[in-house]
RNA sequence: AUGUUAUCAUGAAAGGUAGAGGGAAUAGACCCGUUGAAGCCUUAGCAACCCUUUUUAGCGAAAGACUAAAAUUCUUAAAAAGAAGGUGCUACGUUCUACCAACAGAAGUUGGAUAGAUAACCC
Numbered sequence: 001a002u003g004u005u006a007u008c009a010u011g012a013a014a015g016g017u018a019g020a021g022g023g024a025a026u027a028g029a030c031c032c033g034u035u036g037a038a039g040c041c042u043u044a045g046c047a048a049c050c051c052u053u054u055u056u057a058g059c060g061a062a063a064g065a066c067u068a069a070a071a072u073u074c075u076u077a078a079a080a081a082g083a084a085g086g087u088g089c090u091a092c093g094u095u096c097u098a099c100c101a102a103c104a105g106a107a108g109u110u111g112g113a114u115a116g117a118u119a120a121c122c123c
Base pairs, nucleotide, nucleotide: 003121004120005119006118007117008116013043014042015041016040017039021032022031023030026098027097028096029095044090045089046088049086050085051082052081053080054079055078056077057076058075060074061073062072094115099112100111101110102109103108
C1' cells in the first nucleotide's frame, strides 16, 4: 500500500522563515491570501483513538477445596477521572453541492451511499 472496525456540526494559534498560492482530487459555487498563501522550524494549545487509574456488572479459565462462599489473575462491557507517552488536529460542518431515497408546488430539508481524513488492528 491493501483490508477490517470506529469516529468525523464540539474544541484548540502565536512567533520565525518563505514569497503566491490555498481550502484532498474533477466540475461548479463560496471563501481565505501580499494587512503575507502553501511548505518548513519553534513554542503553546485542543481532543481523548491508543494509553493510565478507579468503580460497577458479567462470562470463562487457572490454582485451591468434601461441598459452598469469598479472594487473586486473565478477559468483556459500561461509567468516571487523568494527560506522562504514541499519533492526530488547531479558518469556513470533511467549506457546500455532485449519486440514491423520503418529504415538498418549488426553493429546499433530512437520511444514506461514494470519495476522503484520523486512529487502532491486520498484513
Molecule: SAM riboswitch aptamer (S box leader)
Organism: Wenyingzhuangia aestuarii